Predicted 3D model of a 74-nucleotide RNA (transfer RNA) from a Candidatus Aenigmatarchaeota archaeon. Its Rfam family is "tRNA". Its family is annotated with triplet codon-amino acid adaptor activity in the Gene Ontology. Rfam classes the family as a transfer RNA. About the family: Transfer RNA (tRNA) molecules are approximately 80 nucleotides in length.

RNA sequence: GCCCUGGUAGCUCAGCCUGGUGGAGCACCUCACUGGUAAUGAGGGGGUCGCGGGUUCAAAUCCCGCCCAGGGCU
Repeated sequence: GCCCUGGUAGCUCAGCCUGGUGGAGCACCUCACUGGUAAUGAGGGGGUCGCGGGUUCAAAUCCCGCCCAGGGCU
C1' cells in the first nucleotide's frame, strides 16, 4: 500500500441484505415481597447507531471519504 471483518445503551450483542416509532439480555434506579438480605415480580431512566458528507419525503440501514480495532496479502 491492497483486501476482509467489526464499531449500535455502562457491558455482551441483535437489527443493516429488503430505508419507515432505535431493541434484547445483564447491569443501574424505584416499588412490592422479607425480621433483614438474596432471589423473584412490577415499573422506570439511559443512545450524536465511530466521524463527516451525499442520495431520499424519510438513513443505524444505500453511496463516498475518513478514524479506530482485529485478521490476511505483498